[in-house]
RNA sequence: CGGAGUGUAGUAUAACGGCAGUAUACAUGCUUUGGGAGCAUGAGGCCUGGGUUCAAUUCCCAGCACUCCGA
Numbered sequence: 001c002g003g004a005g006u007g008u009a010g011u012a013u014a015a016c017g018g019c020a021g022u023a024u025a026c027a028u029g030c031u032u033u034g035g036g037a038g039c040a041u042g043a044g045g046c047c048u049g050g051g052u053u054c055a056a057u058u059c060c061c062a063g064c065a066c067u068c069c070g071a
Base pairs, nucleotide, nucleotide: 001070002069003068004067005066006065007064010024011023012022013021018054026042027041028040029039030038047063048062049061050060051059
């Protein structure tokens, strides 16, 4: 420099254009002499900026970061 891929909660990982889930971690409560385990509840997220659309995590464009391949 060229090409390809990935980007979602603290972490990991899903999601036909129509509700953003799951596990774990965290907080509170129950349970226990206490801790741990268990149970219930709760808070917390779509990389950024545009475009298409009634509606975008999803489609398109540009950018950013990371990974891989080639030179």
This is a predicted structure of a 71-nucleotide RNA (transfer RNA) from Candidatus Harrisonbacteria bacterium RIFCSPLOWO2_02_FULL_45_10c.
Its Rfam family is "tRNA". Rfam classes the family as a transfer RNA.
Its mean pLDDT, the model's own confidence on a scale to 100, is 81.